A computed fold for a 105-nucleotide RNA from uncultured Sporosarcina sp., annotated as SAM riboswitch aptamer (S box leader). The sequence is in RNAcentral, with records from MGnify. The source organism's lineage runs through Bacteria, Bacillati, Bacilli, Caryophanales and Sporosarcina. The prediction has a mean pLDDT of 84.

């Protein structure tokens, strides 16, 4: 590429740097009271190993180790389809699509 799971819930500090960023495309939003990134350190979670327990199936705890995350639900919405609806560039919901993480090809 591709196969799968999951994405309403958790979790900031300091340093350096200096202008955009928040995949994309509207919208809305952070941002010079310095964001976005990096980097250190701290968290947070528990997907994959390890470990403890076990009814040996699963599910469950732990946090040693490999990822991941730590503004806003994936911020929202993009395709479709039901519903309602003051008929509006409306709202809710299901699905799907893309995107993220992670495990395996």
């Nucleotide at each position: 590429u591709c196969u799968u799971a999951u994405c309403a819930a958790g979790a900031g500090a300091g340093a350096c740097g200096g202008a955009g960023g928040g995949a994309u495309u509207g919208g809305c939003c952070c941002g010079a009271a310095g964001a976005u990134g990096u980097c250190u350190c701290a968290g947070c979670a528990a997907c994959c190993a390890g470990c403890c327990a076990c009814g040996c199936g699963a599910a469950g705890g732990u946090a040693u180790g490999g990822u991941g995350c730590u503004a806003a639900u994936u911020c929202c919405a993009a395709u479709a389809g039901a519903c309602a609806g003051c008929c509006a560039u409306u709202g809710u919901c299901u699905a799907g699509a893309a995107g993220a993480u992670g495990a395996g090809a």